[in-house]
RNA sequence: CGAAACUUAUGGGGGUGUCGUGACGUUGUGGUCGCGACUGAGAAGAUACCCUUAGAACCUGAUGCAGGUAAUGCUGCCGAAGGAAAUAAGAGAAGUUUUUUU
Numbered sequence: 001c002g003a004a005a006c007u008u009a010u011g012g013g014g015g016u017g018u019c020g021u022g023a024c025g026u027u028g029u030g031g032u033c034g035c036g037a038c039u040g041a042g043a044a045g046a047u048a049c050c051c052u053u054a055g056a057a058c059c060u061g062a063u064g065c066a067g068g069u070a071a072u073g074c075u076g077c078c079g080a081a082g083g084a085a086a087u088a089a090g091a092g093a094a095g096u097u098u099u100u101u102u
Base pairs, nucleotide, nucleotide: 001095006090007089008088009087010086011052012051013050014049017038018037019036020035021034022033023032024031058083059082060081064077065076066075067074
C1' cells in the first nucleotide's frame, strides 16, 4: 500500500399497522383523544429506531397466493421480480513495495 467485515463524520432515505376498551363527536358510519393487548429494531413526538448502492430499510405488484390469528405483512411464498437513499475518513487478512540491522 492493501479485499471484506467493522467504526466514525457529514448528508440522505424510510415506516408507524391490527384489535379491545373508555371519553368526545356524528342522524348513522367514518373520525379524534386516552388506556390496554399483538408482532416488530421501531407501531409518531423522534435529538428515537432502521437503512444508505457490496442497497430485502422501505415502496410497487397487492383488494395477490397459502397457512395461521381476536385481528393485522402475523408467518411463509411471491423474490435477487420491478424500484429505492452516498460521499469522505479510519481500520484491515493474505500478499506486495521500500528502508534499516544481522
Predicted 3D model of a 102-nucleotide RNA (TPP riboswitch aptamer (THI element)) from a Bacteroidota bacterium.